[in-house]
Molecule: Bacterial RNase P class A
Organism: Acidimicrobiales bacterium
RNA sequence: UGAGUCGACCGGGUGACCGCGGCGUCUCCCCAGCAAUGGGACGGUGUCGAGGAAAGUCGGGACUCCAACGGGCAGAGUGCUGACGAGAGUCAGGACGCGGUGACGUGUCGGAACAGGGCAACAGAAAGCAGACCGCCGAUGGCCGGGCGACUGGCACAGGCAAGGGUGAAACGGUGCGGUAAGAGCGCACCAGCGUCCGGGGCGACCCGGGCGGCUCGGUAACCCCCACUCGGAGCAAGGCCAAACAGAGGAGGCUGGUCCCGGCUACUCCUCAGGUAGGCCGCAUAGAUGGAUGGUCACCGGGUGGCGGCAACGCCACCUACAGAAUCCCGCUUAUAGGUCGACUCACCGU
Numbered sequence: 001u002g003a004g005u006c007g008a009c010c011g012g013g014u015g016a017c018c019g020c021g022g023c024g025u026c027u028c029c030c031c032a033g034c035a036a037u038g039g040g041a042c043g044g045u046g047u048c049g050a051g052g053a054a055a056g057u058c059g060g061g062a063c064u065c066c067a068a069c070g071g072g073c074a075g076a077g078u079g080c081u082g083a084c085g086a087g088a089g090u091c092a093g094g095a096c097g098c099g100g101u102g103a104c105g106u107g108u109c110g111g112a113a114c115a116g117g118g119c120a121a122c123a124g125a126a127a128g129c130a131g132a133c134c135g136c137c138g139a140u141g142g143c144c145g146g147g148c149g150a151c152u153g154g155c156a157c158a159g160g161c162a163a164g165g166g167u168g169a170a171a172c173g174g175u176g177c178g179g180u181a182a183g184a185g186c187g188c189a190c191c192a193g194c195g196u197c198c199g200g201g202g203c204g205a206c207c208c209g210g211g212c213g214g215c216u217c218g219g220u221a222a223c224c225c226c227c228a229c230u231c232g233g234a235g236c237a238a239g240g241c242c243a244a245a246c247a248g249a250g251g252a253g254g255c256u257g258g259u260c261c262c263g264g265c266u267a268c269u270c271c272u273c274a275g276g277u278a279g280g281c282c283g284c285a286u287a288g289a290u291g292g293a294u295g296g297u298c299a300c301c302g303g304g305u306g307g308c309g310g311c312a313a314c315g316c317c318a319c320c321u322a323c324a325g326a327a328u329c330c331c332g333c334u335u336a337u338a339g340g341u342c343g344a345c346u347c348a349c350c351g352u
């Protein structure tokens, strides 16, 4: 200098004009009321007025109401380690994979599946303490021969083998030497894996090193199961307060009307009351609402990209300046985002 990786942050500014919502205040007007006062409308003025994600409404919590003695069973969820934290989650780390030259990114994670039960289609001889289709051998035994004999040839009958081929996602270690009739951890060396013991490091998951053992027995817990921890429901349209009209209950009257008259009952009138609808207020916030204000235009300045001019500083022109917008609040996660800043690190090249 160029190309990248990770983390943190910013994500326009000023002015003019027009406009919107909340609150305060002023003038005038309207309504209720005897008044004090309360409510409302126009206008003036002061002040406040979106975000890093306000989004998705995914995980939690606050708050509210309902349910609920306590314990257990059933059911559901989570699952490496440490710290913080409300158990959500965040940060740091571990093991094993995958991608990248690298910085780094990304996926998985309890049970060494000896607590137990189960499962593995198709193919294949054989798939759980397995097995021989092709194949190799046939030392030994058998059969048929040769030889006086020692011995030897053939067959592949008994039988031996698991090296090679073939099937499969998976076939009970790999390479080499020895060994054998042929073979095989059958023996040995090295490697891999498992078990076990010891030493060292780490809070821990785990890591490093060494010895020994049998050669060596797998997979699946996202099948049941086992272990540890956690788990009531609905959500601000939660919920609380006030409260018309109509209907209802109680009381008084019943002048007027109905029951032919009186009484009684009743229409009706007045008073009181419970629940609670319309409606209002609270919940509700230093933005904040009963369908939702936080905006628009112009000018200038920024920022970025490209082109032209210039030795350079710089100037001119064109284009771009995102994603998006609160509705009870808070924390987290996920997703969208023009452009820019800072820090740490990696790779390549050049210079000293």
Base pairs, nucleotide, nucleotide: 001348002347003346004345005344006343007342008341009340010339012301013300014299015298016297017296018295020049021048022047023046024045025044026043029040030039031038032037051323055334056333058332059331060330061329062328063235064234065233066232075231076230077229078228079227080093081092082091083090084089094109095108096107097106098105099104110226111225116224117223118220119219133165134164135161136160137159140158141157142155143154144153145152146151173191174190175189176188177187178186192216194213195212196211197210198209199208200207201206239282240281241280242279248273249272250271251270252269253268256267257266258265259264302321303320304319305318306317307316308315309314